RNA sequence: AGAGUUUGAUCCUGGCUCAGAACGAACGCUGGCGGCGUGCUUAACACAUGCAAGUCGAACGAGAAAGCGGGCUUCGGCCCGUGAGUAAAGUGGCAGACGGGUGAGUAACACGUGGGUAACCUACCCUGAAGUGGGGAAUAACUCUUCGAAAGGAGGGCUAAUACCGCAUAACAUCACAGAGUCUCUGGACUCCGUGAUCAAAACAGGCCUCUGAUUCAUGCUUGUGCUUCUGGAGGGACCCGCGCCCCAUUAGCUUGUUGGUGAGGUAACGGCUCACCAAGGCUUCGAUGGGUAGCCGGCCUGAGAGGGCGAUCGGCCACACUGGAACUUAGACACGGUCCAGACUCCUACGGGAGGCAGCAGUGAGGAAUAUUGCGCAAUGGGCGAAAGCCUGACGCAGCGACGCCGCGUGGAGGACGAAGGCCUUCGGGUUGUAAACUCCUGUCAGGGGGGACGAAUGUCGGCAGGCUGAAUAAUCCUGCCGGUUGACGGUACCUCCAAAGGAAGCCCCGGCUAACUCCGUGCCAGCAGCCGCGGUAAUACGGAGGGGGCCAGCGUUGUUCGGAAUUAUUGGGCGUAAAGGGCACGUAGGCUGCUUUGCAAGUCGAAGGUGAAAUCCCUCAGCUCAACUGAGGAACUGCCUCCGAUACUGCAGGGCUUGAGUCCCGGAGAGGGUAGCGGAAUUCCCAGUGUAGCGGUGAAAUGCGUAGAUACUGGGAGGAACACCGGUGGCGAAGGCGGCUACCUGGACGGGUACUGACGCUGAGGCACGAAAGCGUGGGGAGCGAACAGGAUUAGAUACCCUGGUAGUCCACGCCGUAAACGAUGAUUACUGGAUGUGUGCGAUACACAGUACGCGUCUGAGCUAAAGCGUUAAGUAAUCCACCUGGGGAGUACGAUCGCAAGAUUGAAACUCAAAGGAAUUGACGGGGGUCCGCACAAGCGGUGGAGCAUGUGGUUUAAUUCGAUGAUACGCGAGGAACCUUACCUGGGCUAGAAUGCGAUUGACCUCUUCAGAGAUGAAGAUUUCUUCGGACAUGAAGCAAGGUGCUGCAUGGCUGUCGUCAGCUCGUGCCGUGAGGUGUUGGGUUAAGUCCCGCAACGAGCGCAACCCUUACUGUUAGUUGCCAGCAUGUAAUGAUGGGGACUCUAACAGGACUGCCUACGCAAGUAAAGAGGAAGGUGGGGACGACGUCAAGUCAUCAUGGCCCUUACGCCCAGGGCUACACACGUGCUACAAUGGGGAGUACAGAGGGUAGCUACCUGGUAACAGGAUGCCAAUCUCAAAAAGCUCCUCUCAGUUCGGAUUGAGGUCUGCAACUCGACCUCAUGAAGUCGGAAUCGCUAGUAAUCGCAUAUCAGCAAUGAUGCGGUGAAUACGUUCCCGGACCUUGUACACACCGCCCGUCAAGCCAUGGAAGUUGGGAGGACCUGAAGACAGUAACCGCAAGGAGCUGUUAAGGGUUAUACCAGUAACUAGGGCUAAGUCGUAACAAGGUA
Repeated sequence: AGAGUUUGAUCCUGGCUCAGAACGAACGCUGGCGGCGUGCUUAACACAUGCAAGUCGAACGAGAAAGCGGGCUUCGGCCCGUGAGUAAAGUGGCAGACGGGUGAGUAACACGUGGGUAACCUACCCUGAAGUGGGGAAUAACUCUUCGAAAGGAGGGCUAAUACCGCAUAACAUCACAGAGUCUCUGGACUCCGUGAUCAAAACAGGCCUCUGAUUCAUGCUUGUGCUUCUGGAGGGACCCGCGCCCCAUUAGCUUGUUGGUGAGGUAACGGCUCACCAAGGCUUCGAUGGGUAGCCGGCCUGAGAGGGCGAUCGGCCACACUGGAACUUAGACACGGUCCAGACUCCUACGGGAGGCAGCAGUGAGGAAUAUUGCGCAAUGGGCGAAAGCCUGACGCAGCGACGCCGCGUGGAGGACGAAGGCCUUCGGGUUGUAAACUCCUGUCAGGGGGGACGAAUGUCGGCAGGCUGAAUAAUCCUGCCGGUUGACGGUACCUCCAAAGGAAGCCCCGGCUAACUCCGUGCCAGCAGCCGCGGUAAUACGGAGGGGGCCAGCGUUGUUCGGAAUUAUUGGGCGUAAAGGGCACGUAGGCUGCUUUGCAAGUCGAAGGUGAAAUCCCUCAGCUCAACUGAGGAACUGCCUCCGAUACUGCAGGGCUUGAGUCCCGGAGAGGGUAGCGGAAUUCCCAGUGUAGCGGUGAAAUGCGUAGAUACUGGGAGGAACACCGGUGGCGAAGGCGGCUACCUGGACGGGUACUGACGCUGAGGCACGAAAGCGUGGGGAGCGAACAGGAUUAGAUACCCUGGUAGUCCACGCCGUAAACGAUGAUUACUGGAUGUGUGCGAUACACAGUACGCGUCUGAGCUAAAGCGUUAAGUAAUCCACCUGGGGAGUACGAUCGCAAGAUUGAAACUCAAAGGAAUUGACGGGGGUCCGCACAAGCGGUGGAGCAUGUGGUUUAAUUCGAUGAUACGCGAGGAACCUUACCUGGGCUAGAAUGCGAUUGACCUCUUCAGAGAUGAAGAUUUCUUCGGACAUGAAGCAAGGUGCUGCAUGGCUGUCGUCAGCUCGUGCCGUGAGGUGUUGGGUUAAGUCCCGCAACGAGCGCAACCCUUACUGUUAGUUGCCAGCAUGUAAUGAUGGGGACUCUAACAGGACUGCCUACGCAAGUAAAGAGGAAGGUGGGGACGACGUCAAGUCAUCAUGGCCCUUACGCCCAGGGCUACACACGUGCUACAAUGGGGAGUACAGAGGGUAGCUACCUGGUAACAGGAUGCCAAUCUCAAAAAGCUCCUCUCAGUUCGGAUUGAGGUCUGCAACUCGACCUCAUGAAGUCGGAAUCGCUAGUAAUCGCAUAUCAGCAAUGAUGCGGUGAAUACGUUCCCGGACCUUGUACACACCGCCCGUCAAGCCAUGGAAGUUGGGAGGACCUGAAGACAGUAACCGCAAGGAGCUGUUAAGGGUUAUACCAGUAACUAGGGCUAAGUCGUAACAAGGUA
């Protein structure tokens, strides 16, 4: 210090989440030791038991017992002494107001901080002054009687005091009066003096005989302590004040002792603190009142800080003590372990009545996720009492329990292998665990055992000695010093030392990214994980286990909470045009801010000094525990407040001045600025009249509608309402909304010019107030056109819409409401400053015109700068200043509740629960659009021929079946894999068999294997028999046990390789460097032309390059050269009935090798060029000549695990292998692809001509014979330019048929055959004869083709025994028509535009309904709570009054009144819980209906 997460990617905005630190914690797993801390955060819930506040005999009276000793005894006991002036109780004093606990209440002078008291008090303590004389009356205890169960009383009697009450004395005390002085901010205070009045006391202890009196001795002296009055102090307390101190305005008004005065009472004291009277005040938007929450602070946690959160332990203050109230006592309380009353609860009870208060320490129950021992000791520190010893002290010191926290230590150290075993992984080679272990050597902390053994404890106290003060004193008390004794809970603890032995001591979490750390197995959207993003649907580094690794370590994780990161509430330190956010607009109150100059003051501000800011904590330094934690000492700091002195720049306050801000005045021109009244013409509609006849109107097309009762159209006249064409313009005016015919009147503002005046009068503006489009509302008018609702007609699947015909409110006027809009420049107002260019409106100046200047407006472009970008850019979104409004993730929701306003509609203000991890802005690249532009393609159009109808063939779906094996499924499956299923193939089914197996490798062994025969069987197979090695000695061949291994057309093409289809033979796809941009990315590749082409040219922040295009390759078209058999034959020769048959020949054809040829090269036109156009020359061929091979980056998780290969999974007497038979050939039906036809451009018959390319020895077969034929029987040639298949067919010539279901068509069926083959039944082809179906050119729709093409005609081949071939692949023959053109359909390319799409339009997405879950609102009611109001009742106490009773009196009792806790009744308001029913909301892989939005989203 940042990181993850919105997107295909980017930048920004913005939320969510994580990494850090912390905790009085809890939970899970684990757990060796010690030190120091810390430990009911919940029920201020209830408490058994014990302890926590007593002490003083030196204030007082009284005063035991047991025990022990002695004596007596009638042996029952008694007496004396001691115990002992002890225990216990009482009077009295002091302390129980401290210490200890808790945080319920309290939003307050409670707390913090700083002041004030001239308005106060103070026991014990200190200082100083003075005194302490003399009397009296009681009363507890005790004793007697008595009531009660008890707790507790009642009565009679005795007695003491430092208890109580008078008297005396008395002030420097208090009060009153008078005077003087000093001080003071008002009140007033202080000092001095005088007079008068009032008020005190208590004794106790030690010693002594100096004084007095004396017999001891005390009534004396002395010492000490006490007592009384006063002064001052210290410490403590009380009251008052300034400032600070949580949330809600959906709490805006509150208050009657309230605010003040006078008087009185009361208090320690001021004060409405209380009362009487008088006045009507007091508080509040600088937040009163009300509600909620909360003890406050030093500090603690976090943070760089500013801040934020918290207020445990320690310390200061406050409040409370079962709940509420009250006082008493006291120096001090309205009192935790005191009193009284009331209430609730618990306990005791003899039922009459009583007792109690752990929020003290332990402990118990309950609550809770959760928090300890009914311990030891007063040794230390501190406290109470006491003269002291001492007693008391759950304060405190210690110990116990808990890893609750912090800190420290250990669980061993060194060596030890090219590295054991085991585990895990593996590419099988190895790697890793891992120097880790074993093993060797060594050490000894902690724990364990033995021994020793503290500090904390002396300034105490006791004894002794010495010195000193007082004293008459050598006594006593007191002070100082020295010596000695004594006291330890912790604890036989810390610590030291010895012994033994590596011996007793490691876990937890994590390993997809953030975030350090990876593999295997299991699982298969299951089980599960998860802080966020997200993992898991058969190869999961994310689940579970294992191995390995990482982190921390006696702990580790999880959960919760706080701060941080979060600049995500922004003072430091944010924003507001489009992301959330500028109020609709002005005026204006409070408030905030405010021009130039001068003087004064010194509030703010700044400086110096002083006081305070408790200690602890934090920080620094030093020191003590072996270190550290912890602790001690010193310093710094405590950022604050107060006082005082000084400074005066700025702000402020007060005074004076100025003119530039602001305003006034004069002159002037512009304007749809506003209001009222009047006037005008055009048009629509309606009415009347006329002319006139059949339609009009409306639409994409129609219909509803109007019209023969005369419409529409045309003409004339009239009525009425509304709006004002042209001018008219990013022109004008206005604060905004808004304003448009003309004229008049009334009226606001801005602007220009002038200079006279005022002299800061200014800006903004919370609340407030005025205005405020349209729609809507109320009352009354008006109503031509338009026109929600409504009606009808269309459209449509529907059409409650879009379109059409009508049409009511409304639109208009007057008055009154409403108060909202995308009220927008999505941009608050004001002021100043900062570059240019250009247009325009209105003034001024200047001017012949033009140009140029100045002021205020309205626009456009651009610079700096700003901005996330797009953009803004003197009219800022720039640079600054002032003030106001507003924002803080999306949804829920501008909703609910409450309140205000409104006639209503509704408006304003305005949440929460719950839910999501995004929502969003700008820009980028794509894709898409029923967006645009340009271009191409048999894409359309123009043509030719088909398909769709028939029959058949073939493939598919479906159905059927034991099986009808499997795959391919829009284009890109369907005569496809299959280029050939009778068996085989074959993968399917049925049945019969085999199990290391049918095939392959290694292989001990054996010597056979092969072949043949017979039998059983459907066959596989089984049984029986015959026959049977070679050798170069290495081996070959065959068999082959065990084993390693096989086999699978089983699954996954979504794990893959390879191959293939398609976009598409479309012209595209990219890179390097540079440049532009924050970036994704762009540029290049866009633009202007051109091309079949990203082909080429030109231009250009680009310059180059690559894969594609083209070319190179094959073939075809022409020529040449070479060569000349099996091909050819012109010329020469020979021969035949005839034939290159023969001799020969290379001329020609041809064959097959090499060359040539074509390049817009030439001419014309256009053009800068590239190139194009037409025509031409030449040429066999002309503008890539025709055809082929060749397929960029990529797309479709396209196809194929069944060609092959292959990871993983699965089967192993079977999902493998063998065999027979069957099936893949089924058949109501549907589709695709074809063949044959429907006929005369034809059918049939006869005759006759011309190819190319292929095939052939298990073959093609000439020729001959037989057969009607398929074919058969002979026979010949050919391993092929030689022989053969082989006849080419359409064509041509002649004859016939004459428009018909035919001499068309051939399906179907019958009969008979041929051939292949072990075998044609299921299920072959062919031949002959017979039979002679549908079909007369095919609906919607749809396919192919642009030239040697379509159409048409035949030929060949692969596969193959044969063939279901009409298929596929090739070959040649004959051989057209048409293309104006690119509007439209389809597909594609480029540019541009919009986008809410990116799985990319087969996208995204909205609402109702239906289902489940969740939270919320309303609601008849119902339950509870706190605070009040009214009335009734009213305890204790206090205050006041008072005749009877008591008392000598003071006074008391009693009674009455006031106040008053509590209780009761009643009527509301508020808050909370709950509720039949109800409303909307949110969430939830695959529900229903539509398609509203995103593209012009199909009606922007």
Small-subunit ribosomal RNA from a metagenome, 1500 nucleotides, folded computationally. The coordinates come from a structure-prediction model, not an experiment, and the mean pLDDT is 84.